This is a predicted structure of a 73-nucleotide RNA (transfer RNA) from a Streptosporangiaceae bacterium. The coordinates come from a structure-prediction model, not an experiment, and the mean pLDDT is 80. It matches the Rfam family "tRNA". Rfam describes the family as follows. Transfer RNA (tRNA) molecules are approximately 80 nucleotides in length. By type it is a transfer RNA. RNAcentral holds the sequence, with entries from ENA.
[in-house]
RNA sequence: GCCCCUGUAGCUCAGAUGGCAGAGCGUUCGCCUUGUAAGCGAAGGGUCGCAGGUUCGAUGCCUGUCGGGGGCU
Numbered sequence: 001g002c003c004c005c006u007g008u009a010g011c012u013c014a015g016a017u018g019g020c021a022g023a024g025c026g027u028u029c030g031c032c033u034u035g036u037a038a039g040c041g042a043a044g045g046g047u048c049g050c051a052g053g054u055u056c057g058a059u060g061c062c063u064g065u066c067g068g069g070g071g072c073u
Stems, first nucleotide, its partner, number of pairs: 001072007010025004019056001027043005049065005
């Protein structure tokens, strides 16, 4: 230098054929308990790496760019 994969909640990851962004764990609150843990319920938490483009509409398509991983020369 070229190619491939990857980037979504604090963490690990889903997310269709483009159509209101989710789960588990964690956090907070409540229930339960003499109390703690476990269990049960609820809440909060997101510019979907960034910037453009296409589209009525983009996490998903296209271009550029940045970070991480791998391969080739």